[in-house]
Molecule: glmS glucosamine-6-phosphate activated ribozyme aptamer
Organism: Falsibacillus pallidus
RNA sequence: AAAUAAAAUAAAGCGCCUGAACUAAUCUUCCUGAACGGACAUCGGAGGAUUAGUUGACGAGGAGGAGGAUUAUCGAGUUUUCGGCGGAUACCUCCCGGUUGAAUAGCACAACCGUAAUCUUUUUCUUAAAGCGACCGAGGCAACUUGGCGUACAAAGGAGAAAGAAUGCCACUUA
Numbered sequence: 001a002a003a004u005a006a007a008a009u010a011a012a013g014c015g016c017c018u019g020a021a022c023u024a025a026u027c028u029u030c031c032u033g034a035a036c037g038g039a040c041a042u043c044g045g046a047g048g049a050u051u052a053g054u055u056g057a058c059g060a061g062g063a064g065g066a067g068g069a070u071u072a073u074c075g076a077g078u079u080u081u082c083g084g085c086g087g088a089u090a091c092c093u094c095c096c097g098g099u100u101g102a103a104u105a106g107c108a109c110a111a112c113c114g115u116a117a118u119c120u121u122u123u124u125c126u127u128a129a130a131g132c133g134a135c136c137g138a139g140g141c142a143a144c145u146u147g148g149c150g151u152a153c154a155a156a157g158g159a160g161a162a163a164g165a166a167u168g169c170c171a172c173u174u175a
Stems, first nucleotide, its partner, number of pairs: 014086004019082001020055012058075003064095005096114006106169003118165009131151003135148005
C1' cells in the first nucleotide's frame, strides 16, 4: 500500500461520477519565427495521447406500519441545478388506531389525521439560502474549494382569527 472482517461517524435538492466541460504535467504533430532556400533553438499558438485532478442541486417543507411504483412537494437561480447511477419522509393500495359530520353511544357512509384530524373563502404571522459586493481572508501550480463581514428578494406547507356550508339508521337520556 492492497484485500478481508469488525466497529464508529455521516442523509434526504441527499450520496456517488464512467458521458460532457475545464485544469496541470509528460510525450508528440502542425503553424509561426526580416526576403529566398535548407537546417535548428527559444518564445507563442492549435490539436492528439497518457496520467492525475476540478465541476457536477440554492434553500423552505416533509416519517403510524406493510407493500407498490419512479419524472416524489414548493419556489429562488439560469453556462453543467446538463447527463448517468443509487437512495429518499411525497404519492397509490391495504392494515392498525383515531378526528369531524348541531348532546352522547353503536352501525354504515363521506372527507380527514398519525399528536393531529370535514370542505370553501378572507386575513395576520411563520429568521429563506445560494446570489450580489472594484469588501477581508485561507488552501491549491491551476481548474477550483472554502471561511468571515455587509446586503437583499420567494412559493408551497404550517399556526392563529373570522364567515359560510356538511349525512342516514337506531336505542336510551334530558327538556